[in-house]
Context: one part of a larger RNA
RNA sequence: UGACGGGGGCCCGCACAAGCGGUGGAGCAUGUGGUUUAAUUCGACGCAACGCGAAGAACCUUACCUGGGCUUGAACUACUGGUGGUAAGUCGCUGGAAACAGUGGCUGACCCGCAAGGGAGCCAGCAGAGGUGCUGCAUGGUUGUCGUCAGCUCGUGUCGUGAGAUGUUGGGUUAAGUCCCGCAACGAGCGCAACCCCUAUCUCAUGUUGCUACCGGCGCAAGCCGGGCACUCUUGAGAAACUGCCUUCGAUAAGAAGGAGGAAGGUGGGGACGACGUCAAAUCCUCAUGGCCCUUAUGUCCAGGGCUACACACGUGCUACAAUGGCCGGUACAACGGGAAGCAAGGCCGCAAGGCGGAGCCAAACCCUAAAAGCCGGCCCCAGUUCAGAUCGUGGGCUGCAACUCGCCCGCGUGAAGGCGGAAUCGCUAGUAAUCGCGAAUCAGCAGGUCGCGGUGAAUACGUUCCCGGGCCUUGUACA
Numbered sequence: 001u002g003a004c005g006g007g008g009g010c011c012c013g014c015a016c017a018a019g020c021g022g023u024g025g026a027g028c029a030u031g032u033g034g035u036u037u038a039a040u041u042c043g044a045c046g047c048a049a050c051g052c053g054a055a056g057a058a059c060c061u062u063a064c065c066u067g068g069g070c071u072u073g074a075a076c077u078a079c080u081g082g083u084g085g086u087a088a089g090u091c092g093c094u095g096g097a098a099a100c101a102g103u104g105g106c107u108g109a110c111c112c113g114c115a116a117g118g119g120a121g122c123c124a125g126c127a128g129a130g131g132u133g134c135u136g137c138a139u140g141g142u143u144g145u146c147g148u149c150a151g152c153u154c155g156u157g158u159c160g161u162g163a164g165a166u167g168u169u170g171g172g173u174u175a176a177g178u179c180c181c182g183c184a185a186c187g188a189g190c191g192c193a194a195c196c197c198c199u200a201u202c203u204c205a206u207g208u209u210g211c212u213a214c215c216g217g218c219g220c221a222a223g224c225c226g227g228g229c230a231c232u233c234u235u236g237a238g239a240a241a242c243u244g245c246c247u248u249c250g251a252u253a254a255g256a257a258g259g260a261g262g263a264a265g266g267u268g269g270g271g272a273c274g275a276c277g278u279c280a281a282a283u284c285c286u287c288a289u290g291g292c293c294c295u296u297a298u299g300u301c302c303a304g305g306g307c308u309a310c311a312c313a314c315g316u317g318c319u320a321c322a323a324u325g326g327c328c329g330g331u332a333c334a335a336c337g338g339g340a341a342g343c344a345a346g347g348c349c350g351c352a353a354g355g356c357g358g359a360g361c362c363a364a365a366c367c368c369u370a371a372a373a374g375c376c377g378g379c380c381c382c383a384g385u386u387c388a389g390a391u392c393g394u395g396g397g398c399u400g401c402a403a404c405u406c407g408c409c410c411g412c413g414u415g416a417a418g419g420c421g422g423a424a425u426c427g428c429u430a431g432u433a434a435u436c437g438c439g440a441a442u443c444a445g446c447a448g449g450u451c452g453c454g455g456u457g458a459a460u461a462c463g464u465u466c467c468c469g470g471g472c473c474u475u476g477u478a479c480a
Stems, first nucleotide, its partner, number of pairs: 001480002003477003007474007015464002019428005026319008034310002042053002064305007077127001079125005088107008110119003130294002133292003139288002141283003144279001146277001151190006157166003170181003196271004201239005207233001210229002214227004242265001245259005321421001325380007337368003342361002347356003387418001392413007434456007
């Protein structure tokens, strides 16, 4: 100087407390451990691994296993020799699961050059390719975490023999090393904040594909048509918030409390943004890369299998256990998005999944699109039930070369556990939790996952003693 303390002081954070909903019990989904296996590819392991890399494992993917092939190779560069109906295309035949091996017919090139010939291609060879093989403890890059925490440093000066200190401590204040005051310090840098994006209000511009107050037309009606651009809205530009104003408190400061006005008030709400560093943290399987290793195989191609196994154990979820509910009928109101190898309306067929068909739309135009919870009416009457839907049987639909291992959906039947969950444990402070549906990426098909979107919409916070993490000052230390 640090680090540590079941030392002290001050102060923060859904850290506790207050409150709401969960997990831990059940069934199923998914990941992991374990076990099994020819293989169940690999990585990730307290927080910070475990719906993680996977934003899509039937083949492919695929890295694993079994078997069958190839050996300058699936892709790349260069050299030497050879090849001229050559390269390539196409139609076969034999073996085969295919890859591949063998073999036949037809068509038949390109560049330089008059030609000869050369190049390209192909074949043989050679140098070398290739490796998701090892080492993340050889590395770059990227990422997680402490932590959006308020810290981390430097120049000069001063102090100290020196390590180093001072500044950065102190008194206030702040979300903040934020600002004010003081001070042997005076300044500065990386961080904080602001500048960026979304959102909340208004103004101007804009007026179709959007809108419809007013006028006219037609109509059962509907912006349906013609005017119209007021309004909503679209997307551009601006305005607006600064403790600016008032009162009180405060050191006259920084600032704090209350108030006015305002769409918004003291950082308005949200996002992007992550200092010096820590964990030999993660990744050689994104990529790059040193070293090592394989070279008729640890490369590469193919078929099938596996990654989907199942006595168990854990994590993350979904659905429930019901009446604030379930079922049936009727009826209302979104936002974000996506669409041409695409989204697909009305209509017809089917109980349905879906099929036929194809209007319209390269989309403020058409379509996906129905939002659901809600509201109105009816049934159920507390029961393992008109709760719950696992499991199994059967019949069908869709995608795809192909759904046996191993996809999703629909109908009928079946109708398991489950009576609100031990010890323990998680999230959340407001348009949040809870609850309800919708969209998208990936994608032929497949979401209970993920990322977004809107609808309905709470309760509680006395307080900082205690648990956890963190910041500053100080103290002890036989630790570095």

This is a predicted structure of a 480-nucleotide part of an RNA (small-subunit ribosomal RNA, 3' major domain) from a metagenome. Its Rfam family is "Bacterial small subunit ribosomal RNA". Rfam links the family to the GO terms ribosome and structural constituent of ribosome. The RNAcentral record of the full RNA draws on SILVA.